[in-house]
Molecule: SAM riboswitch aptamer (S box leader)
Organism: soil metagenome
């Protein structure tokens, strides 16, 4: 850079100790009853991968490589729309 997906799903223990939810702004939320982070184990999912059915494309099974396990990507920000909502942008993940 391209393509696809992003309202589903899945947490316990140990260490640490004050902020955290990417940045900015506005909200909202989590947090000394210990958040965030790190480690261990457990789990979720099925993009790649392996197996398998059918003529293709897809279905099913497994879980080796990734990823993920508060809240829709926590919500809004730009455009369309009276609202609901839709789209764009940004971001994340996978494959190339």
């Nucleotide at each position: 850079c391209u393509u696809a997906u992003c309202c589903a799903g899945a947490g316990u223990g140990g260490c640490c100790g004050a902020g955290g939810g990417g940045a900015c702004a506005g909200g909202c939320c989590c947090g000394u009853a210990g958040a965030c982070g790190c480690c261990a184990c457990a789990g979720c999912a099925a993009c790649c991968u392996g197996g398998u059915g059918c003529a293709a494309g897809u279905g099913c099974c497994a879980a080796g490589g990734u990823g993920c396990u508060a809240a829709u990507u926590c919500c809004u920000g730009c455009c369309c729309g009276g609202u609901g909502g839709g789209g764009a942008g940004a971001g994340a993940u996978a494959a190339g």